Overview: Transfer RNA from Camelus ferus, 71 nucleotides, folded computationally. The sequence is in RNAcentral, with records from Rfam. It matches the Rfam family "tRNA". Rfam classes the family as a transfer RNA.
[in-house]
RNA sequence: AGGGUAAAGCUCAGUGGUAGAGCGCGUGCUUGGCAUGCACGAAGUCCUGGGUUCAAUUCUCAGUGCCUCUA
Numbered sequence: 001a002g003g004g005u006a007a008a009g010c011u012c013a014g015u016g017g018u019a020g021a022g023c024g025c026g027u028g029c030u031u032g033g034c035a036u037g038c039a040c041g042a043a044g045u046c047c048u049g050g051g052u053u054c055a056a057u058u059c060u061c062a063g064u065g066c067c068u069c070u071a
Base pairs, nucleotide, nucleotide: 002068003067004066005065006064009023010022011021012020017054025041026040027039028038029037047063048062049061050060051059
C1' cells in the first nucleotide's frame, strides 16, 4: 500500500422506512431435587464523525480497532 470486518453477554442474520435469531441470563410451570421441556421477560447510540436523502444500521467519504495477503 491492497482486501475483509465492526450490530444484545457470545456467535451471527438483516433490509433505504422505528433491529432479529440461536446460545446464554432472569421469572413462572413441570420434578422429591437437578437436567430436559413449555411460557413469559430483560438486555442495542447497529465502531466514531461528515455527506446524499423526506427518511441511513443499509448508500457514500474520512477516521479508529482487529484480521488477512503482498513487498